[in-house]
Context: one part of a larger RNA
RNA sequence: GGUUCAUGGUGGAUGCCUUGGCGUCCAGAGCCGACGAAGGACGUGGCAUAGCUGCGAAAAGCCUCGGGGAGCCGUUAAGCAGGCUUUGAUCCGGGGGUAUCCGAAUCGGGAAACCGUCUAGGGGUAAUGCCCUAGGAGCGCGUAAGCGUGGGGAACGCAGAGAACUGAAACAUCUAAGUACCUGCGGGAAAAGAAAGAAAACUCGACUCCCAUAGUAGCGGCGAGCGAACUGGGAUCAGCCUAAACCAAUGCAGUGCCAAGGUUACGGCCAUUGCUGCAUCGGUGUCGUGGGACCUACCGGGCCAGCCGUAAGAGGCCCAGGGAGUUACAAAGUAUCAAGAUAGCAGAACGGCAUGGAAAGGCCGGCCGCAGUGGGUGAGAGCCCCGUAUGCGAAAUCUUCGAUGCCUCCCGUAGUCAUCCCGAGUAGCACCAGACACGAGAAACCUGGUGUGAAUCUGGGGGGACCACCCCCUAAGGCUAAGUACUACUGGACGACCGAUAGCGUAAUAGUAGCGCGAGCGAAAGGUGAAAAGUACCCCGACGAGGGGAGUGAAAUAGUACCUGAAACCAUGAACUU
Numbered sequence: 001g002g003u004u005c006a007u008g009g010u011g012g013a014u015g016c017c018u019u020g021g022c023g024u025c026c027a028g029a030g031c032c033g034a035c036g037a038a039g040g041a042c043g044u045g046g047c048a049u050a051g052c053u054g055c056g057a058a059a060a061g062c063c064u065c066g067g068g069g070a071g072c073c074g075u076u077a078a079g080c081a082g083g084c085u086u087u088g089a090u091c092c093g094g095g096g097g098u099a100u101c102c103g104a105a106u107c108g109g110g111a112a113a114c115c116g117u118c119u120a121g122g123g124g125u126a127a128u129g130c131c132c133u134a135g136g137a138g139c140g141c142g143u144a145a146g147c148g149u150g151g152g153g154a155a156c157g158c159a160g161a162g163a164a165c166u167g168a169a170a171c172a173u174c175u176a177a178g179u180a181c182c183u184g185c186g187g188g189a190a191a192a193g194a195a196a197g198a199a200a201a202c203u204c205g206a207c208u209c210c211c212a213u214a215g216u217a218g219c220g221g222c223g224a225g226c227g228a229a230c231u232g233g234g235a236u237c238a239g240c241c242u243a244a245a246c247c248a249a250u251g252c253a254g255u256g257c258c259a260a261g262g263u264u265a266c267g268g269c270c271a272u273u274g275c276u277g278c279a280u281c282g283g284u285g286u287c288g289u290g291g292g293a294c295c296u297a298c299c300g301g302g303c304c305a306g307c308c309g310u311a312a313g314a315g316g317c318c319c320a321g322g323g324a325g326u327u328a329c330a331a332a333g334u335a336u337c338a339a340g341a342u343a344g345c346a347g348a349a350c351g352g353c354a355u356g357g358a359a360a361g362g363c364c365g366g367c368c369g370c371a372g373u374g375g376g377u378g379a380g381a382g383c384c385c386c387g388u389a390u391g392c393g394a395a396a397u398c399u400u401c402g403a404u405g406c407c408u409c410c411c412g413u414a415g416u417c418a419u420c421c422c423g424a425g426u427a428g429c430a431c432c433a434g435a436c437a438c439g440a441g442a443a444a445c446c447u448g449g450u451g452u453g454a455a456u457c458u459g460g461g462g463g464g465a466c467c468a469c470c471c472c473c474u475a476a477g478g479c480u481a482a483g484u485a486c487u488a489c490u491g492g493a494c495g496a497c498c499g500a501u502a503g504c505g506u507a508a509u510a511g512u513a514g515c516g517c518g519a520g521c522g523a524a525a526g527g528u529g530a531a532a533a534g535u536a537c538c539c540c541g542a543c544g545a546g547g548g549g550a551g552u553g554a555a556a557u558a559g560u561a562c563c564u565g566a567a568a569c570c571a572u573g574a575a576c577u578u
Base pairs, nucleotide, nucleotide: 001577002576003575004574005573006572007571008570009569015563016527017526020498021497022495023494024493025492026491027490028489029487030486031152032151039102040101041100042056043055044054046080047079050076051075052074062096063095064094065093066092067091071084072083073082107116108115109114117136118135119134120133121132122131123130138149139148140147141146156187157185158184159183160182167174171221197204198203208235209234210233211232212231218226219225239479240478241477242423246283247282249280250279251278252277253276254275255274261270262269263312264311265310266309267308268307288457290422291421292420293419295415296414297413298412300319301318302317303316304315321411322410323409324408325407333406334405335404336403337402338400339399340398341397342396344392345391346390350365351364352363353362366383367382368372374386375385376384428452429451430450431449432448433447434446438464459474460473461472462471463470514521515520534562537549538548539547540546
């Protein structure tokens, strides 16, 4: 020097654990904001400083209504001091009050959390300065009073704009992909939606979503790839309102005064009332067996019936009958009940013996169960504790598939087919694009740009060039629940999910420390013990650090550098070997 063994040190693997994560399912909830949000700054506690939590100059809180029932004054984090509480505190829930400054930020400015100003009222001063309260931004609509709007939000939605890597074994059409990214806007969902549809049979009958059709028909440098529909089966179901024709009113313009008109007939009476056009408002009307207007005929009861008289009765009012309703179809709701949400309450049944520090484990003997899910308790508890099954509960606020009453709204039929109406710079056409599973193709249909430019039912569009026959539909206005998507958020249940280099980046003061001019990047770090019982007292030492006794404890080689404590590495001792 080496090898082996032993004993230690160092180190923090491994095992065990779990406060935290991850995922799925079910249910709820699904927007917040000028009544000032989201997010922050600064404050706020008797000591008393800092972080977290809470709160806002009324500041770990105030008022009130419920619950609850003995302790309480949040936490890291112990202590001192002082309080509150059975006249019910702390705590939990409903409602209310307060809510600095910044922030859409909105009186003006601004380098966010600051500076300055005006108006009205008040306080203060001899007076000014100063202080308090309220108000003062822009935009849209409106004569105005005033009303609305702005910003934020995880994913989901619609729209505008829109890549490349990649694949094609290169690459250009193509693909990736209308994806990512950006923007606008909205909602609890959004979008779509009551056929100018789909089809081709005895046709169907808004939209949306799912399954099949089907990787089919097709498209495609016919490469790579892309990829329907009809139809069938399901989920859920809901249909409506306008424009126009026609009537009336109001306003304006034109025209008109022997006329026309004033409901009709006759007689009277009236005279800027009439007629035409435009605009507004109300009635009517809404369809494809074409519909509506107009015209004609018929149609519950009572009363009135209007320039006057007589007769008629268009019309009005009331009643009856019928129907409907708060998401579209008109719109306010209200009361009661029901069911639920936001605190809670009741809730069965066990003892002994030995071991042990400790019994829930073992042995012996019992009991409950609509409860033997789960967690805790000094080891493994149905019967010790919290719970669980089950049953019950709300002063206040909220929710609704709800129910009922009040309330509110609506109400004819037939015939003729002559006349009028049936959404215009639209349809169609030409050129150019986009989008359709469909790449210009035989390329329809749909949408847009430029140009041109109809018709009103004997009208128009479609049925994949186009034409004929046949069939289907009725464009150029609008609204519409449910079924569907998603989960930041709340509650519950579960896991052949993780167990501290795992699982979220974060089990901890974590989007913290730290880094970066910035956009942004972004950690490490869990475990004494059943209980602090956290080592009184003595000794060495510097009134240290650290240690030795003693004591606690089941254990201190469990001593806060604390469960277990591997290896590398270091040391001491022994044996062997060179």